[in-house]
């Protein structure tokens, strides 16, 4: 330099045009003499950055940044 894949909640990851979600974690409540476990609930997101297409973009297209792998 070229090719491919990834970047979404604190962590691990789904979701591929019209609700942003799960598990774990955090917090609150119930239960308990108390703690853990269990049960119920709450909060937490510029969906890597910029632009384009569209009535509408996390999703499609282009550029860039970054991580991983391959080729030379």
């Nucleotide at each position: 330099g070229c090719c491919g894949g990834g970047g979404u909640a604190g962590c691990u990851c789904a979701g591929g045009g019209g609700c942003a979600g799960a598990g774990c974690g955090a917090c609150u409540c119930u239960c308990u003499c108390g703690u853990a476990a269990a049960g119920a609930g709450u909060a937490g997101g510029u969906c890597g950055c910029g632009g384009g297409u569209u009535c509408a973009a996390u999703u499609c297209c282009c550029g860039c940044c970054u991580c991983c792998g391959g080729c030379u």
Molecule: transfer RNA
Organism: Candidatus Nealsonbacteria bacterium